[in-house]
RNA sequence: CGGCGCGUGGCUCAGCUUGGUAGAGCAUCUGCUUGGGGUGCAGAAGGUCGCUGGUUCAAAUCCAGUCGCGCCGA
Numbered sequence: 001c002g003g004c005g006c007g008u009g010g011c012u013c014a015g016c017u018u019g020g021u022a023g024a025g026c027a028u029c030u031g032c033u034u035g036g037g038g039u040g041c042a043g044a045a046g047g048u049c050g051c052u053g054g055u056u057c058a059a060a061u062c063c064a065g066u067c068g069c070g071c072c073g074a
Stems, first nucleotide, its partner, number of pairs: 001073007010026004020057001028044005050066005
C1' cells in the first nucleotide's frame, strides 16, 4: 500500500440478504418467595447500532468516505 472479515445496552450475540416499533441471554436494580442466603417467579433501568455525509416518506439495514481491531497478500 491492496483485499477480506468484524464493530449493535456492562459482557456475549441476533436482527442487515428482503429498509418500516431496536431485541435475546447473562449481569445490575426493585418486589414476591426464605428464619437468612441461594434457587425460582414478576417487574424495571440501561443502546441516538464505531464516526461523518448521501439516497429515501422512512436507514442498524442501501451508497460514499473515514476510524479501530483481526486475518491474508505485497
Model confidence (mean pLDDT): 82 of 100. Transfer RNA from a Pseudobdellovibrionaceae bacterium, 74 nucleotides, folded computationally. It matches the Rfam family "tRNA". Rfam classes the family as a transfer RNA. Taxonomically the source falls in Pseudobdellovibrionaceae (Bacteria, Pseudomonadati, Bdellovibrionota, Bdellovibrionales).